The RNA shown here (SAM riboswitch aptamer (S box leader)) has 99 nucleotides and comes from a soil metagenome.

């Protein structure tokens, strides 16, 4: 700096937690989660090749990444709408992930 409402699972091993950490919520999980391995797949950031009217497009070789839920949701800051208030919702930022 760009993207993050799309997309993509089987088998084996293991055996109790997991969704990064803390708090709150919600969810997944002995009908075996999480993790690891193998194979498969998604995607198109980089790469390679091809096309091009030079704006860009295609393929998917190789390198990453990814394959529950919007980045699972909220928390912090700013703005807005509703509300007597508590608070709810929306937008942006911040934070995070990947390149």
């Nucleotide at each position: 700096c760009a993207u993050c409402g799309a997309g993509a699972g089987a088998g084996g091993c293991u055996g109790a937690g997991g969704g990064a950490a803390c708090c709150g919520g919600c969810c997944c999980u002995g009908u075996g989660a999480c993790g690891c391995c193998u194979c498969g797949g998604c995607a198109a950031c980089c790469u390679g090749c091809c096309c091009g009217c030079c704006a860009g497009g295609g393929c998917g070789u190789g390198g990453u990444g990814c394959c529950a839920a919007g980045c699972c949701c909220g928390g912090c800051c700013g703005g807005g709408u509703c509300g007597c208030a508590a608070g709810a919702c929306c937008c942006g930022g911040g934070g995070g992930a990947u390149g």